[in-house]
RNA sequence: GGGGCAGGGCGUGAUGGUCGCGGCACGCUGGUUGGAGUGGCGUGUUGAGGAAAGUCCGAGCUCCACAGGGCAGACUGCCAGGUAACGCCUGGGCGCCGCAAGGCGACGGACAGGGCCACAGAGAACAGACCGCCCCUUUAUCCAAGGGGUAAGGGUGAAACGGUGGGGUAAGAGCCCACCGCGCGUUCGGCAACGGACGUGGCACGGCAACCCCCAGUCGGAGCAAGGCCAAAUAAGCAGCGAGACCCGGCCCGGGUCGUUUGAGCUGCGGGUAGGCCGCGUGAGGUGGCUGGCGACAGUCAUCCCAGAGAGAUGACCAUCUGACCGCCUCACGGCGGUCAAACAGAACUCGGCUUAUGGCCCUGCCUUCCUC
Numbered sequence: 001g002g003g004g005c006a007g008g009g010c011g012u013g014a015u016g017g018u019c020g021c022g023g024c025a026c027g028c029u030g031g032u033u034g035g036a037g038u039g040g041c042g043u044g045u046u047g048a049g050g051a052a053a054g055u056c057c058g059a060g061c062u063c064c065a066c067a068g069g070g071c072a073g074a075c076u077g078c079c080a081g082g083u084a085a086c087g088c089c090u091g092g093g094c095g096c097c098g099c100a101a102g103g104c105g106a107c108g109g110a111c112a113g114g115g116c117c118a119c120a121g122a123g124a125a126c127a128g129a130c131c132g133c134c135c136c137u138u139u140a141u142c143c144a145a146g147g148g149g150u151a152a153g154g155g156u157g158a159a160a161c162g163g164u165g166g167g168g169u170a171a172g173a174g175c176c177c178a179c180c181g182c183g184c185g186u187u188c189g190g191c192a193a194c195g196g197a198c199g200u201g202g203c204a205c206g207g208c209a210a211c212c213c214c215c216a217g218u219c220g221g222a223g224c225a226a227g228g229c230c231a232a233a234u235a236a237g238c239a240g241c242g243a244g245a246c247c248c249g250g251c252c253c254g255g256g257u258c259g260u261u262u263g264a265g266c267u268g269c270g271g272g273u274a275g276g277c278c279g280c281g282u283g284a285g286g287u288g289g290c291u292g293g294c295g296a297c298a299g300u301c302a303u304c305c306c307a308g309a310g311a312g313a314u315g316a317c318c319a320u321c322u323g324a325c326c327g328c329c330u331c332a333c334g335g336c337g338g339u340c341a342a343a344c345a346g347a348a349c350u351c352g353g354c355u356u357a358u359g360g361c362c363c364u365g366c367c368u369u370c371c372u373c
Stems, first nucleotide, its partner, number of pairs: 001370001002368009013321007021047010049344001053355002056353005061223004073219005078092005093107001094105004108214002113212002115208003130154002132150007162180006182201008227278004237269005244258005285304008322341008
């Protein structure tokens, strides 16, 4: 240098200007109404993301439910730690992959019990003999047939009842031995998962728990359309006053309906529709330093205030600079002109995670069977 691994940061380029839109503050101002309230103009200030997404997991907050115990159900599942909590994160163990840096793993239990193991194959669980090997008989030999032994070799399969080597044997076989593996025991290291050493057994222990199951742990439900407050209108209801109230188009006469024990009408309460306010952004908050820790993270000090909402604002243009590409001129340095500046995607009660989408740029650490010195 090439190739690779891990982590972090930025992200419709930067700066300035003009206009537009939402929020807030202040000032000026308008029309009123049944009411909470509201319109216009000006100035200042502020205005999307790393995922705002999927709504998968865990919480805050709110309301409802709740003596205690059990059953059922759901989820989680190596160990230790972090955290408000988690199915998240960190560190470690074990297994697999990679030369390595590293990556991936639902990774408790198969002597509590039940169930399953397709196809192929002779045989799939306390099994089995198709080919082969060996012995015997027919027979003195070969072939062939029959009887028996065997499981080393071949073959089937995802998996064949330990592996390699030696001894042994008719051929073979944990039949015997060494090493490996496995089980059991002791001991050492470690908080633990687990690992090391020694002894012993001589194969007795197949796989699947992402099948039921067993063991251990966790778990009440609904969600900001939660929920609280104010309150035009309307009905029931309650209280007080109470003899009139209404219609016949305006007035008078007259007439009618309802009511005065069954209470018209008026006033107040109540109730809560339309609508308004709160919930609603000072928070498990951001940034920087120091301390502790391998780390996740914790503590402490300083500093900052940073969108908000209601069917929903966050955009457009111009100038300069920068970058990429294209064309022309130049021997070259360079100059001029043009185009583009982009991916995924848009807050709506709020956090912590996970997952998914994402053009491009920048930084740090590490590995290397490659090339060069």
This is a predicted structure of a 373-nucleotide RNA (Bacterial RNase P class A) from a Gemmatimonadales bacterium.